RNAcentral holds the sequence, with entries from ENA. A computed fold for a 72-nucleotide RNA from an archaeon, annotated as transfer RNA. Its mean pLDDT, the model's own confidence on a scale to 100, is 80. Its Rfam family is "tRNA". The family's RNA type in Rfam is transfer RNA.

RNA sequence: ACGCCUGUAGUCUAGUGGUUAGGAUGGGAGCUUGCCAAGCUUUCGGCCCGGGUCCGAACCCCGGCAGGCGUA
Numbered sequence: 001a002c003g004c005c006u007g008u009a010g011u012c013u014a015g016u017g018g019u020u021a022g023g024a025u026g027g028g029a030g031c032u033u034g035c036c037a038a039g040c041u042u043u044c045g046g047c048c049c050g051g052g053u054c055c056g057a058a059c060c061c062c063g064g065c066a067g068g069c070g071u072a
Stems, first nucleotide, its partner, number of pairs: 001071007010025004018055001026044006048064005
């Protein structure tokens, strides 16, 4: 330099065009317990950035950024 893949809460991950973006973990509060742990309830927090297509985009297209792999 070129090609391919990936990018979703602090972390891991599901979601491939339409219902409130779901789950685990984590943080806060509460319940339970003699105490701790575990468990239960509740709450906080997310679609890498910009543009386009579409009635409607996390999802499709273009560009950028970041990471990984490959070729030279």